Predicted 3D model of a 476-nucleotide part of an RNA (small-subunit ribosomal RNA, 3' major domain) from an uncultured Opitutales bacterium. RNAcentral holds the full RNA, with entries from ENA and SILVA. The prediction has a mean pLDDT of 82.
[in-house]
Context: one part of a larger RNA
RNA sequence: UGACGGGGGCCCGCACAAGCGGUGGAGUAUGUGGCUUAAUUCGAUGCAACGCGAAGAACCUUACCUGGCCUUGACAUGCUUUGGACCAGCGCUGAAAGGCGCUUUUCUCUUCGGAGACCGGAGCACAGGUGCUGCAUGGCUGUCGUCAGCUCGUGUCGUGAGAUGUUGCGUUAAGUCGCGCAACGAGCGCAACCCCUGUCCUUAGUUGCCAGCAUUCAGUUGGGCACUCUAAGGAGACAAACUCUCUUUGAGAGUGGGAAGGUGGGGAUGACGUCAAGUCAGGAUGGCCCUUACGGCCAGGGCUGCACACGUACUACAAUGCCCGGUACAGAGGGAUGCUACGCCGCGAGGCGAUGCAAAUCUUAAAAACCGGGCCCAGUUCAGAUUGUAGUCUGCAACUCGACUACAUGAAGUUGGAAUCGCUAGUAAUGGCGCAUCAGCUACGGCGCCGUGAAUACGUUCCCGGGCCUUGUACA
Numbered sequence: 001u002g003a004c005g006g007g008g009g010c011c012c013g014c015a016c017a018a019g020c021g022g023u024g025g026a027g028u029a030u031g032u033g034g035c036u037u038a039a040u041u042c043g044a045u046g047c048a049a050c051g052c053g054a055a056g057a058a059c060c061u062u063a064c065c066u067g068g069c070c071u072u073g074a075c076a077u078g079c080u081u082u083g084g085a086c087c088a089g090c091g092c093u094g095a096a097a098g099g100c101g102c103u104u105u106u107c108u109c110u111u112c113g114g115a116g117a118c119c120g121g122a123g124c125a126c127a128g129g130u131g132c133u134g135c136a137u138g139g140c141u142g143u144c145g146u147c148a149g150c151u152c153g154u155g156u157c158g159u160g161a162g163a164u165g166u167u168g169c170g171u172u173a174a175g176u177c178g179c180g181c182a183a184c185g186a187g188c189g190c191a192a193c194c195c196c197u198g199u200c201c202u203u204a205g206u207u208g209c210c211a212g213c214a215u216u217c218a219g220u221u222g223g224g225c226a227c228u229c230u231a232a233g234g235a236g237a238c239a240a241a242c243u244c245u246c247u248u249u250g251a252g253a254g255u256g257g258g259a260a261g262g263u264g265g266g267g268a269u270g271a272c273g274u275c276a277a278g279u280c281a282g283g284a285u286g287g288c289c290c291u292u293a294c295g296g297c298c299a300g301g302g303c304u305g306c307a308c309a310c311g312u313a314c315u316a317c318a319a320u321g322c323c324c325g326g327u328a329c330a331g332a333g334g335g336a337u338g339c340u341a342c343g344c345c346g347c348g349a350g351g352c353g354a355u356g357c358a359a360a361u362c363u364u365a366a367a368a369a370c371c372g373g374g375c376c377c378a379g380u381u382c383a384g385a386u387u388g389u390a391g392u393c394u395g396c397a398a399c400u401c402g403a404c405u406a407c408a409u410g411a412a413g414u415u416g417g418a419a420u421c422g423c424u425a426g427u428a429a430u431g432g433c434g435c436a437u438c439a440g441c442u443a444c445g446g447c448g449c450c451g452u453g454a455a456u457a458c459g460u461u462c463c464c465g466g467g468c469c470u471u472g473u474a475c476a
Base pairs, nucleotide, nucleotide: 001476002475003473004472005471007470008469009468010467011466012465013464015460016459019423020422021421022420023419026315027314028313029312030311031310032309033308034306035305042053043052064301065300066299067298068297069296070295073126077125078124079123080122081121082120083119084118088103089102090101091100092099093098107116108115109114128290129289131288132287133286137284139279140278141277142275144273149188150187151186152185153184154183155164156163157162168179169178170177194267195266196265197264199235200234201233202232203231204230205229208225209224210223213222214221238261241255242254243253244252245251246250317416321375322374323373324372325371326370333364334363335362338357339356342353343352344351345350382413387408388407389406390405391404392403393402429452430451431450432449433448434447435446
């Protein structure tokens, strides 16, 4: 100087408390451990691994296993030699890859010697490796933590390590600001500048909108651009005004005005560093290793195995509910081998026909809520696992191993031990919708969007994590 303490002081955080909803019990989905296996490819492992890499494992993917094959190689560059234009087609064998063979075709320039391009064979340099090392690395990422810290120059103090500044008194979300002070300044962080959202104005008015006029089944058409909206530019909030308090500054408490008030709400943004944290399997890369194989191709299988254990979710156990009928209201997105109106067929998944739309124009397209009826507390008109049969769709192909539909079947489950998680407001809870990946889909996942919409916070003694000062130490 740090680190540590079941030392002290001050302060903060959904850290506790106060509340609301869960997890832990059930079934299923998914990931992991374990076991099994020819293989169940590899990595991630307290917080910070475990719906993680994977935003799509039937083949492919695929890295694994078994078997069949290839050896200058699926891919790059160069050289030697040899044949042929290229391209295209066919036969046999085979699971395919591969192997064996056949047919057709005869490029450009030319000094007629040859040269060039392309393709194949032989050979040589080499290719190739998701093989090892993340404890050789770059890059990127997680975490402490969006915590308020981390440093430097000059000066001063100290023999020196170092200290001072950065401590103190107030204050703040903040090393934020003020005052004081052997310090005076400065840098990286904080804040602001950026984006979205909340109010208003201007500009613009189609594909959007409709107040008044006419018109229609319908903003449909004429007309209009007020309003909504769209998207570009501006205004607005700065502790600005007033009152009070501390210390005049600076800050705090309140009041009014205001769409918004004390960082308005949300996002992007992550200092010096820590964990030899993670990644050699995204790609890059040193070294080591393989080279008729640890490279390459193919078929089939596996990654989906199942006495069990754990994590994360979904669905429930019901009446604030379930079922049937009626009926209303979104946002953000997507759409051409695409989204599909409308009509017909089918109980349905879906099929057939057909229309519009490269889309503010067409389309995908809401549910909870609300209204009416039924159920009457039961393993039920709750719950839906499992299984049987019949189907639909995608795809070369749904046996291992897809999703969905109909009928039948109707398991566990009556609110969950110890323990444990999230959340402070348009939040939790709850309802649906969209997108990426994608032929299809094991999505109940991920990322977004809107609808409905709470309760509680006395307080900081305690648990956990963190910041500053101080103290002890046989630790570095």